The part of an RNA shown here (small-subunit ribosomal RNA, central domain) has 351 nucleotides and comes from a Candidatus Binatota bacterium. Taxonomically the source falls in Candidatus Binatota (Bacteria, Bacteria candidate phyla). The prediction has a mean pLDDT of 89. Rfam family: Bacterial small subunit ribosomal RNA.
[in-house]
Context: one part of a larger RNA
This record gives sequence, C1' cells and structure tokens, in this order.
RNA sequence: CUGGGCGUAAAGCGCGUGUAGGCGGCUGAUUAAGUCUGGUGUGAAAGCCCGGGGCUCACCCCCGGAAGUGCGCUGGAAACUGGUCAGCUAGAGUAUGGGAGAGGGAAGCGGAAUUCCUGGUGUAGCGGUGAAAUGCGUAGAUAUCAGGAGGAACAUCGGCGGCGAAGGCGGCUUCCUGGACCAAUACUGACGCUGAGACGCGAAAGCGUGGGGAGCAAACAGGAUUAGAUACCCUGGUAGUCCACGCUGUAAACGAUGAGUACUAGUUGUCGCGGGUAGUUGACCCCUGCGGUGACGCAGCUAACGCAUUAAGUACUCCGCCUGGGGACUACGGUCGCAAGAUUAAAACUC
Repeated sequence: CUGGGCGUAAAGCGCGUGUAGGCGGCUGAUUAAGUCUGGUGUGAAAGCCCGGGGCUCACCCCCGGAAGUGCGCUGGAAACUGGUCAGCUAGAGUAUGGGAGAGGGAAGCGGAAUUCCUGGUGUAGCGGUGAAAUGCGUAGAUAUCAGGAGGAACAUCGGCGGCGAAGGCGGCUUCCUGGACCAAUACUGACGCUGAGACGCGAAAGCGUGGGGAGCAAACAGGAUUAGAUACCCUGGUAGUCCACGCUGUAAACGAUGAGUACUAGUUGUCGCGGGUAGUUGACCCCUGCGGUGACGCAGCUAACGCAUUAAGUACUCCGCCUGGGGACUACGGUCGCAAGAUUAAAACUC
C1' cells in the first nucleotide's frame, strides 16, 4: 500500500460560512485527454522460463529462443469518464400568497418575592438544627401595617410543546433582523454536494478597564459534628454571579451517533400548514398530503445492549478521526493568549 474500523470496546473536529481539491441530473452533437484495440521502435548483459550442448552426473558453465505485464511514436473505436457546443426540468434557487415559533439585536414598561431604609402598632424573644451553638434582639428585634430605595430573576400558562447550525433561547410592548414550513402557479436552467487550509460563532468558570451589587455564594471567619473534620450541617461573608466594551476558546460542547442524496413493513401520540366527505356555515370528529418532534415494532444490522423511514438497514460522494495499557489531554519546539492556559504533539522506560 491492499485490507479493517469510529452509539457503549481506540476512534465523528463543539458548531457553522466557505477557498483549493474531490464528486456530480436528463437529451443530442462534437472532440479523443482518460479508456479499449492494431502496428512499430525501445525495453543492455547476466538472472527467471523453454529448447539444446560441455564438464563421467549434479551444482556450475555455454548457445539459441521466449518473456519482459513498461514507455515513445503511429493507425483506429467512441459505450463510459473528461473537454467543447446546443437543449431540458425531476436537483438547486427566485418570485407570489399564507400561518407558526422562549430564533437574534436594541429600547421602554410591569407585577410577585427577597433585602435594606423611614414611620405606626406591639413585646420578649427571634433565628437555626438530628439536637444545639455561634448570630440577631429591651439602644425595641421577630411578627404586622403604610411609604420609600435598589438589584436580580420572570410563578401560573409550560407540555418527552416550540425555535435555533451548535452553544443556547421563557414576563409584556415597540423597532430592526435571520431561518424554516405550507399552498398554487410562473420564472432561472445543474447554478449542486462535501470541504484540507482559512474565517466566524461558541455554556460555565476565568482575565482586563469602567460601572453595579438585592439575593445567592468559591475563598475566608465563627459555631457544631467527630478520634480528627482543613468537609458534609448552621451563622456570617469577599471575589464572582448582573451591565458595557475587550480577551479567553474549553466541556459528559452528548444522540457519547460528521454532512448530503436515494431506496427499504407498519402502528400510535404530538406540533405547523394544506386538501376532502357528511353532520349546520363555525368549533369539533373522520379520511388524507407535506414538514418537524416522540413512543413502539418487521425485515435487515449488531459482540451484545440495542438501532430500526429522525437507521446503528441497503448503497454512493466528500471530510474528520482510530491502530495495545501506562508514561501522556505530558516534555521539548512552534503558534495563540495580559495571565490562567489553549492548540499541535513525542521519546526513554515499563507491563
């Protein structure tokens, strides 16, 4: 190299946009690069193979032939791949009309609750636990009523419900904005798929500058528990959590399942849009089409578990990745970063 794999055994990049490259629908014409076929030149000798010969045989040696799957030149074929030209509409896209949605960004607004402050009522406890204590309270707490301040999050609706490429997205209103879906036509005419690099997005924590700070809460302090208790429990409490801008670039970033296309029994729930018959014109019920999201299940697959039209089935195209365990999500070097570190990534040694 051929070959084998990647849900759980090693293995799918966290996700997208997209460059090069790879791959690519139907029809006709043409070309002849790939492809196929004929001729010709070359393909040193030795060796291998075949025939013959020489050493008494053999090894060995000598002579002749064949082969040398290759390359060049040249004649031809035209199905397939490629090139060129012309056309098509089933892929892809555009236009029109609809309804759905926590999709994204910005601004404004709202109520419940916690905390704090002021005032009223009121008096000895409150709080907390397995039980307590630390703590708070006669300088009037807890409870309760009224008013005020401020920050953060949006109960019910709410749903194996929806949207998004992923991360993720949930009070209400307005503005800006992306995508998907359905219906019926019209239009463009392969404009497609994938995607090394590259670029962008990317939870939480963390970092920088400036704000903000109610609740919660690493660190820290105290009280308990305990043999000890640098914990679990309790009382406090600072970073942080929030906002703006910039960085970081990771995760059990998971469906532990890359993307695309086609094909291959069904049953049942649910979401969006559409069509149909009758009951009343509507709600609703029933039948049905397309798209999403669940449960079950045949064939098939699988080591088994399980997957099963949302495939882990049957195939094709493209990318990524794996190759015994440890050493090692490491060292060194490179790149990136303010740092923390990230990324790329060995070996000795050992079993």